Record summary:
RNAcentral holds the full RNA, with entries from ENA. Predicted 3D model of a 262-nucleotide part of an RNA (large-subunit ribosomal RNA, domain VI) from a Bacillota bacterium. The coordinates come from a structure-prediction model, not an experiment, and the mean pLDDT is 90. It matches the Rfam family "Bacterial large subunit ribosomal RNA". Its family is annotated with structural constituent of ribosome and ribosome in the Gene Ontology. The organism belongs to Bacillota, within Bacteria.

Context: one part of a larger RNA
RNA sequence: CGUAGGAAGUUUGAAGGGUCUAGUCCCUAGUACGAGAGGACCGGGAUUAACGGAGCACUGGUGUAUCGGUUGUCGCGCCAGCGGCAUGGCCGGGUAGCUACCUCCGGAAGAGAUAAGUGCUGAAAGCAUCUAAGCACGAAGCUCGCCCUAAGAUGAGACUUCCCAUUCGAAAGAAGUAAGAGCCCUCCAAUGUCAGGAGGUUGAUAGGCCGGAUCUGUAAGCGCAGUAAUGCGUUCAGGAGACCGGUACUAAUAGCUCGAGG
Numbered sequence: 001c002g003u004a005g006g007a008a009g010u011u012u013g014a015a016g017g018g019u020c021u022a023g024u025c026c027c028u029a030g031u032a033c034g035a036g037a038g039g040a041c042c043g044g045g046a047u048u049a050a051c052g053g054a055g056c057a058c059u060g061g062u063g064u065a066u067c068g069g070u071u072g073u074c075g076c077g078c079c080a081g082c083g084g085c086a087u088g089g090c091c092g093g094g095u096a097g098c099u100a101c102c103u104c105c106g107g108a109a110g111a112g113a114u115a116a117g118u119g120c121u122g123a124a125a126g127c128a129u130c131u132a133a134g135c136a137c138g139a140a141g142c143u144c145g146c147c148c149u150a151a152g153a154u155g156a157g158a159c160u161u162c163c164c165a166u167u168c169g170a171a172a173g174a175a176g177u178a179a180g181a182g183c184c185c186u187c188c189a190a191u192g193u194c195a196g197g198a199g200g201u202u203g204a205u206a207g208g209c210c211g212g213a214u215c216u217g218u219a220a221g222c223g224c225a226g227u228a229a230u231g232c233g234u235u236c237a238g239g240a241g242a243c244c245g246g247u248a249c250u251a252a253u254a255g256c257u258c259g260a261g262g
Stems, first nucleotide, its partner, number of pairs: 001152001005163007015149004021049007033038001051106005059100004066093005071086006110144003117137004166175003180258004184200005205251003208247005214240003221234005
C1' cells in the first nucleotide's frame, strides 16, 4: 500500500515445511521343522541407543553486583575492624536465571491407492493362462493421518462484536470526531532494531520498604578462659543479586496525534 466504510477478537486451510531410525531381551515355544545339532514364521510384551521437541520438580554444571575462609601488599593515624590490587588474587559453598550429564514426550496405530510379487474367475486359443473384460491382496515408499507455518490464497476467504451518519464544499476533496489505535512513560520468564506481552493512580508495572523462602555458617562489640595463638558465651547469629507474597513511599504526571462517511 492492497484486501471497496472504520475497528477489536476468533478462525477455515489452498499451499509449504517437519517427522519417518535401529538394537537387545522375554512370552508364544524349546512348539512347528529336524535323525540330531539346532531352531522359527505369525502374534504379544519389556527395554535400550542415537536423533528430535519441551522443561528445570529431581541429579549435576554455571552462577565476575551472594556468604564465608585465607596469602602478599597498600590505604583508612595506631589497635581492632574494614577497603583497594594481585585471573572473581586463591580456596569452600551457593539463590534466581541459563543449562545437560538430568526429566518428560515423540517416530506409531489406522485408512486409501499402488510397486515388485501373490491370486480368483476367464476367453482370444473347446485345453491351459493373474488379464484381454472383471475381481481380490500386497511395501520403511505415495496420499491422508500426527506436528508447525499459512488469506499478499491479489482467488486477498469465514464468523462474532463495536462505531455511527457531523461540518465545509457544486464536486473532487478536506476538517473535527466515533469505536479503536498510537505517541510518551514503568517494565518483562519477549527481545539485535522492530515486534510480542504486563501495566500507567479506578494502579502492584519497576524500584524502595516489610514479611517469607533459600544460601552462607554462629557477625561486630563486649564478657570469660588462656602468656599467647585461640576457644567459649551473648548467637541456628550477622549478612545476602535475581525467588514468593504484601505495601502506593518513589516513578508510570499532564497531555498530544492518528483514526469511518460507503